[in-house]
Molecule: c-di-GMP-I riboswitch aptamer
Organism: Woeseiaceae bacterium
RNA sequence: UACUGAAAAAGGCAAACCUGUCGAAAGGCAGGGACGCAAAGCUACCGGUCUAAGGGCUAUACCUACGACAGCGGUGCCACCAGA
Numbered sequence: 001u002a003c004u005g006a007a008a009a010a011g012g013c014a015a016a017c018c019u020g021u022c023g024a025a026a027g028g029c030a031g032g033g034a035c036g037c038a039a040a041g042c043u044a045c046c047g048g049u050c051u052a053a054g055g056g057c058u059a060u061a062c063c064u065a066c067g068a069c070a071g072c073g074g075u076g077c078c079a080c081c082a083g084a
Stems, first nucleotide, its partner, number of pairs: 003083003012037002017032006035071001041077002045074003048069003054064003
């Protein structure tokens, strides 16, 4: 430097759900809580998914991201321990 994660140590993160709060919503943040995770660390660049305030429209509908999701996959960046 690249690869691998069987065992071990030090530790880390935290799904659902509940409470508070921000938001039109999706969802975010904080606390509680652990289903899981070896990148469940960071990044919306590519694909995908969610929402549709505003806008469009043939208007109870439908379309649309400048809003979101990194715990959906890929790309890029960075990192602990161990193995060979």